A computed fold for a 113-nucleotide RNA from a Dehalococcoidia bacterium, annotated as SAM riboswitch aptamer (S box leader).
It matches the Rfam family "SAM riboswitch aptamer (S box leader)". Rfam's curators write: The SAM riboswitch is found upstream of a number of genes which code for proteins involved in methionine or cysteine biosynthesis in Gram-positive bacteria. Its family is annotated with regulation of gene expression in the Gene Ontology.
It was read from a public genome assembly, where an Rfam model found it.
The model forms 97% of the base pairs in the Rfam consensus.
Lineage of the source: Bacteria > Bacillati > Chloroflexota > Dehalococcoidia.

This record gives sequence, C1' cells and structure tokens, in this order.
RNA sequence: CUCUUAUUUAGAGAGGCGAAGGGAAAGGCCCGACGAAGCCCGGCAACGGUCCGCCAGAGGCGGAUUGGUGCCAGUGCCUUUUCUCUGAUUUUGAUCGGAGAAAGCGAUAAGAG
Repeated sequence: CUCUUAUUUAGAGAGGCGAAGGGAAAGGCCCGACGAAGCCCGGCAACGGUCCGCCAGAGGCGGAUUGGUGCCAGUGCCUUUUCUCUGAUUUUGAUCGGAGAAAGCGAUAAGAG
C1' cells in the first nucleotide's frame, strides 16, 4: 500500500506545556483566547500475558496485576447514493420535509499478500 472480515448511538480531568486552529472530503452546523491542534501527565475501552477465586467443566464468569494499541464535545455532529413508508403544499406535473433499511465513503482492530 492492497484485499477480506468485524465494529462504528456506551465510556473517559476544573491538570501542565503550547499558542490558532479543529471537527476525514464537499455543503451545512458546531467547538475554540472562559485557550484550538500537538506533546506530557491522567483516565476510558476491548484484546493479550501472568496469578487467584467460583462453576462438575472442554470452557465460561469474576478479581488483581501487567503489555502494547485505540479512544477521551455533539450518533462517524447532520446530509451526500439507492429503495421503502409517511406529512404538508399543489397548476396533480411536482416541490419542501420526517422516519427507516441497504450500499458507499471515513476511522479502528484482526488476518492475508
């Protein structure tokens, strides 16, 4: 970098440094000098290792400790493509909304090349 699979509405500081941006893209709409991004500390989550306890137990559940990883505003903030249902307006052609499903795009993890 590519492919496949899974997840993507939970959870997470009133700290230090830093100084103006950030929320994938586009259109919106938000966050930010009451301090953005980034770094450190702290925390949350799943997975792995070790130990202990319970269950008759392959195994499962719980606890302690530890490892690296991801994450710590708002549903991945909303929408973007297709389909289904539905409300209002209407010159009955259509227009503007609401809800749901699937796909696509993005992110993270595992496996393979």